[in-house]
Context: one part of a larger RNA
RNA sequence: ACCACGUUAAGGAACUCGGCAAAUUAACCCCGUAACUUCGGGAUAAGGGGUGCCUCAUUAUUGUGAUGGAACUUGCUUCCUAAGCGAGAAGAGGUUGCAACUAAGCGGCUCAGGCGACUGUUUAUCAAAAACACAGCACUCUGCUAACUCGUAAGAGGAUGUAUAGGGUGUGACACGUGACCAAUGCCGAAAGGUCAAGGGAAUAGGUUAGUCCUCGGACGAAGCUUUGAACCGAAGCCCCGGUGAAUGUCGGCCGUAACUAUAACGGUCCUAAGGUAGCGAAAUUCCUUGUCGGGUAAGUUCCGACCCGCACGAAUCGUGCAACGAUCUGAGCACUGUCUCAACGUGGUACUCG
Numbered sequence: 001a002c003c004a005c006g007u008u009a010a011g012g013a014a015c016u017c018g019g020c021a022a023a024u025u026a027a028c029c030c031c032g033u034a035a036c037u038u039c040g041g042g043a044u045a046a047g048g049g050g051u052g053c054c055u056c057a058u059u060a061u062u063g064u065g066a067u068g069g070a071a072c073u074u075g076c077u078u079c080c081u082a083a084g085c086g087a088g089a090a091g092a093g094g095u096u097g098c099a100a101c102u103a104a105g106c107g108g109c110u111c112a113g114g115c116g117a118c119u120g121u122u123u124a125u126c127a128a129a130a131a132c133a134c135a136g137c138a139c140u141c142u143g144c145u146a147a148c149u150c151g152u153a154a155g156a157g158g159a160u161g162u163a164u165a166g167g168g169u170g171u172g173a174c175a176c177g178u179g180a181c182c183a184a185u186g187c188c189g190a191a192a193g194g195u196c197a198a199g200g201g202a203a204u205a206g207g208u209u210a211g212u213c214c215u216c217g218g219a220c221g222a223a224g225c226u227u228u229g230a231a232c233c234g235a236a237g238c239c240c241c242g243g244u245g246a247a248u249g250u251c252g253g254c255c256g257u258a259a260c261u262a263u264a265a266c267g268g269u270c271c272u273a274a275g276g277u278a279g280c281g282a283a284a285u286u287c288c289u290u291g292u293c294g295g296g297u298a299a300g301u302u303c304c305g306a307c308c309c310g311c312a313c314g315a316a317u318c319g320u321g322c323a324a325c326g327a328u329c330u331g332a333g334c335a336c337u338g339u340c341u342c343a344a345c346g347u348g349g350u351a352c353u354c355g
Stems, first nucleotide, its partner, number of pairs: 001350008010341002014339001019336001027051005036041001038173001052095005061087004068080004072075001096100001108334007115326002120132002136171007148157003174321004179251003184248002186244004193239003199233002205227004211220003252270005279313001280310001291307005
C1' cells in the first nucleotide's frame, strides 16, 4: 500500500451522475393510524408505550379428568364430587445493571410524479425493464371430411371438440370515451361491359411434284405430305361499379376584420378524399429552451402545478383518468450514518524486507 472486517470527537449528504455503500429500523404484546379508494384495501400506514428476575402465587381463568358417591330407564347411561397431570394472563409491590426481544435472528419511514393495471415471463454467461404475457375488449375466418398447421402422400394435430367451439390479427384490468376521410393500398361484393392464356378452330399463304404448256431459257401446277396459321369460341385476374377503418393508412394554406393597443368570435379566397373532434400538452413526444409564471431551496438545466407559440400529441400502431401492485424510473423530506469535512486506530489476510 491492497483485500475483508470493527470502532470513532464535532458536524450530518457538505460526498456523488445518483445517499452508491454503510448506518438506522427490526421480535412479540398494548394503544393509535391520514389522504385516497375499485369499499377489498391503503395498514405492520404514520406515531407512541411495554418486555429481565423475585413476591402476592401451586394466582384468576382454563384443558384433561382418576377416585368416590347418587339416581334410575341397569347403560360404552346420567348427575354430583374433584385428586393428579398440563396451559396460563392482567395487576400490585419489590429488585439488579449504562442497557432486560441484553446473544443470534428479525421491515428504515414519508410525500409527489412518469410508465406498466395486477401475480407472472425474458436476453443460461454485461440489459429484469416502461419490453413479453395476462384476464377483459374488438375485428375476421370456420357448418365439420371445419378453418388452420405439419407431411410428396398415406396420415396426424385441430378434437374423441362443433359457432357459449376452434384458428388468425390488433388492443391490453377497471372507469369515461373511441371523432372526420373509402381518393390511394388491402379486403369483400357484383349473372352487365372492356381486356385476356392454354386449348378448340380452321380461312389464308408457302414448300414439294404427277401432269400440262413452252419461244426449250423456263412457266403453271391437282391429290398427298409438310410449314404457316386469320376470323370465331375461350376462365380467373385486371380495368370498371359498389361497400368496408378496433383494415394499411390520412386528417391544409393565404388574406382581411372589433371605438387604445393586442387578439380575432366574423368574412373572403385557393386546394383536398377529408382537413385533427373529445381529451391531453415544453410531455418517455418541445428544436428554439435552463420557454414564461407559480411552488419547493439561501441558491433548483432536474422536480411539481399552470400557460399553449403541439419544430413534430391525439383517440384499440388506442385517448384521458385511476385505487392496489413494482429488486421499475424521477424529484423532495424525516430518521440515520466514515459517503464526506478529514482522517485516525484496531483485527485477520496479502504484498514487501530479512531469515